[in-house]
RNA sequence: GCCUCCAUGGUCCAAAGGAUCACGACGUCCGGUUUCUACCCGGAAGAUGCGGGUUCGAUUCCUGCUGGGGGCG
Numbered sequence: 001g002c003c004u005c006c007a008u009g010g011u012c013c014a015a016a017g018g019a020u021c022a023c024g025a026c027g028u029c030c031g032g033u034u035u036c037u038a039c040c041c042g043g044a045a046g047a048u049g050c051g052g053g054u055u056c057g058a059u060u061c062c063u064g065c066u067g068g069g070g071g072c073g
Base pairs, nucleotide, nucleotide: 001072002071003070004069005068006067007066010026011025012024028044029043030042031041032040049065050064051063052062053061
């Protein structure tokens, strides 16, 4: 330099066939339970790497960039 895959809450991850409130687990916070803590139960907050394009509508499609994994030279 070229090819390819990936980037989503603090962490891991689903949605990928464009349209519902973006799913779940752990963690955090609040409450219940308990003499207290832990466990357990109920609830809450919290995310689509950055820019541009297509579209009535983009996490999803196209494109540039940034970062990471793999391959080739």
A computed fold for a 73-nucleotide RNA from Brevibacterium luteolum, annotated as transfer RNA. Its Rfam family is "tRNA". The family's RNA type in Rfam is transfer RNA. Its family is annotated with triplet codon-amino acid adaptor activity in the Gene Ontology. The same sequence occurs in records of 3 taxa. Its mean pLDDT, the model's own confidence on a scale to 100, is 81.